[in-house]
Context: one part of a larger RNA
Molecule: large-subunit ribosomal RNA, domain II
Organism: Hedysarum taipeicum
RNA sequence: GCCGGCGACUCAUAGGCAGUGGCUUGGUUAAGGGAAACCACUGGAGCCGUAGCGAAAGCGAGUCUUAAUAGGGCGAUUGUCACUGCUUAUGGACCCGAACCUGGGUGAUCUAUCCAUGACCAGGAUGAAGCUUAGGUGAAACUAAGUGGAGGUCCGAACCGACUGAUGUUGAAAAAUCAGCGGAUGAGUUGUGGUUAGAGGUGAAAUGCCACUCGAACCCAGAGCUAGCUGGUUCUCCCCGAAAUGCGUUGAGGCGCAGCAGUUGACUGGACAUCUAGGGGUAAAGCACUGUUUCGGCGCGGGCCGCGAGAGCGGUACCAACUCGAGGCAAACUCUGAAUACUAGAUAUGACCUCCAAAUCAUAUGGGUCAAGGUCGGCCAGUGAGACGAUGGGGGAUAAGCUUCAUCGUCGAGAGGGAAACAGCCCAGAUCACCAGCUAAGGCCCCUAAAUGAUCGCUCAGUGAUAAAGGAGGUGGGAGUGCAGAGACAGCCAGGAGGUUUGCCUAGAAGCAGCUACCCUUCAAAGAGUGCGUAAUAGCUCACUGAUCGAGCGCUCUUGCGCCGAAGAUGAACGGGGCUAAGCGAUCUGCCGAAGCUGUGGGAUGUAAAAAUAAAUCGGUAGGGGAGCGUUCCGCCUUAGAGUGAAGGCCCUGCGCGAGCAGUGGUGGACGAAGCGGAAGUGAGAAUGUCGGC
Repeated sequence: GCCGGCGACUCAUAGGCAGUGGCUUGGUUAAGGGAAACCACUGGAGCCGUAGCGAAAGCGAGUCUUAAUAGGGCGAUUGUCACUGCUUAUGGACCCGAACCUGGGUGAUCUAUCCAUGACCAGGAUGAAGCUUAGGUGAAACUAAGUGGAGGUCCGAACCGACUGAUGUUGAAAAAUCAGCGGAUGAGUUGUGGUUAGAGGUGAAAUGCCACUCGAACCCAGAGCUAGCUGGUUCUCCCCGAAAUGCGUUGAGGCGCAGCAGUUGACUGGACAUCUAGGGGUAAAGCACUGUUUCGGCGCGGGCCGCGAGAGCGGUACCAACUCGAGGCAAACUCUGAAUACUAGAUAUGACCUCCAAAUCAUAUGGGUCAAGGUCGGCCAGUGAGACGAUGGGGGAUAAGCUUCAUCGUCGAGAGGGAAACAGCCCAGAUCACCAGCUAAGGCCCCUAAAUGAUCGCUCAGUGAUAAAGGAGGUGGGAGUGCAGAGACAGCCAGGAGGUUUGCCUAGAAGCAGCUACCCUUCAAAGAGUGCGUAAUAGCUCACUGAUCGAGCGCUCUUGCGCCGAAGAUGAACGGGGCUAAGCGAUCUGCCGAAGCUGUGGGAUGUAAAAAUAAAUCGGUAGGGGAGCGUUCCGCCUUAGAGUGAAGGCCCUGCGCGAGCAGUGGUGGACGAAGCGGAAGUGAGAAUGUCGGC
């Protein structure tokens, strides 16, 4: 891992509600008695009901409060006893699961310390004290040479340890092997026997060790501890169908109440829409208030300057109040003020049957039923982690697949089609069947169902796949304006002069360093000079003008589609092929396209006492309700049947929406069905389930 067996909402006693039944001359007994036993029978104590109100005395269809009959509160009524089901409470209480705590015991054959008694440590090195001799001295000290053999001394086996690396890691081994390594006469190692025990011991101290167990050993018991936590919880079909919110909580992944579900009643007649009437202070807007803010006018007051001995007077391109004009801003501003939303009222629907009502049809009227909504009860659930999208906000950085509110939608609990793939986007809500039809979103060259469709434009960038500031004679459209057959724009030819080198300044300054002025004349035109240039001149050129040429030229604004800006790690940003449309904008006609709608056939729910018909309905998690199938045992029937073959097991056939049921065949070899009821150890795929087999 697979297969097979086992494996989880039970039982007792009370309360509530519902259904069913008995009695309702109200109902009913409990303990006990009784009896072979259970019953029958007995037992009326007690309980529920028959009157409430008040703290009570008490009064009583009323009573309490109160000075009050002013008002208000609570009342003015009601069966009971069983059984069954659901649910609550108390118990292990749906099942499995702790770490712990407490009590009583068992452990020091491992290991820690200690005690008693034994054992062991190859070999080599070093050479302390002391002593001897010699030197030395008054005697010593001292020095030297010997001798000697000390040491938690040195090197290094046994022995004890365990620093490094490799191997091993389902190992040879639940800690080892190999190669090196440390101590090795000592606080050494070790045998045997003994001591200390868990609220403890022992500890050269690591929370270490106390039998592969140690921040408190192990065994048994309390004990099925408790678990707001995790996991699991077994047959079928039908109907309805949530929540992830508010308040509170030693509360935040748990609960309680409310909200939203189911079911069962009572009452009401709506919902949507349209119209009417309301209140509001949001969006917008505005500056009348509160604040804020720019410029200008006026200039209180202040600063500075001047005059004056002072009083004071005067000036001011400084600051600046009030006020006036122009222009802005505001969640905590409002002289104003929507759309929506909300409240109230009025109008007002669809289907079917029937009546007036006839031969039929249509319309109108009256009556009835149903569909959809709401309010208030009874019983009884889950939810109280939400997610994304759209809109309006707060927080953040007008960041986040961010966070937090409000109003909607979808997912959650929703399948189908589209978006290549893609819970939350777009379309659309799956009762079942069909090799029928029509459409939605989205599409129609091929992959790939349907247009290589039509008309008018745009784009040349493979733009069409994401992106900004900024840049550009890309290209299409629109608007304005200037010049132009009295010849524009561009090109070419020619002129571009004189006073004058204006004046000043300067070494020089002559159009062209700088300052000032910027006139006059001739002319078709020509600046006291646009740029280059010179030391300064010179020189080139421009403005301006003529000629030539011959028709449009220039500038500004706006808009459509494009270009650059544009750098990432596989090729990898049209789904691919590929496309100049098979791209983009606009218009038109077809077609494809879903579990949508329709068609045909079947089933169910539900309205009705029942049946038929008809309208309507039948996605579904948590969850609620309804109806059934099957297993084991028991009762009744007669226990049917059964070696002429039971149960079980195998294949096949038929029936039922399904759980399942029935039957033929062969296997098997002794039990055992249907019907009507009853009682449960009553249904297995999951629990790192459990036992067995492989």